[in-house]
RNA sequence: GCGCCUGUAGCUCAGCUGGAUAGAGUACUGCCCUCCGAAGGCAGGGGUCACAGGUUCGAAUCCUGUCAGGCGCG
Numbered sequence: 001g002c003g004c005c006u007g008u009a010g011c012u013c014a015g016c017u018g019g020a021u022a023g024a025g026u027a028c029u030g031c032c033c034u035c036c037g038a039a040g041g042c043a044g045g046g047g048u049c050a051c052a053g054g055u056u057c058g059a060a061u062c063c064u065g066u067c068a069g070g071c072g073c074g
Stems, first nucleotide, its partner, number of pairs: 001073007010026004019057001028044005050066005
């Protein structure tokens, strides 16, 4: 330099066949439970869907470019 894959909550990931309020687990906070804690139960907060632009009535999802990481080729 070329090709491919990945980037979504603090962390690990799903969703990518365009339309639902953007979700799960874990972590965090509060409450219940307990003599206290752990475990368990209930509730809650937390997101520029890497960034920018385009297509569309509508984009996490499609297209283009850029950035970061990984793999392969030269």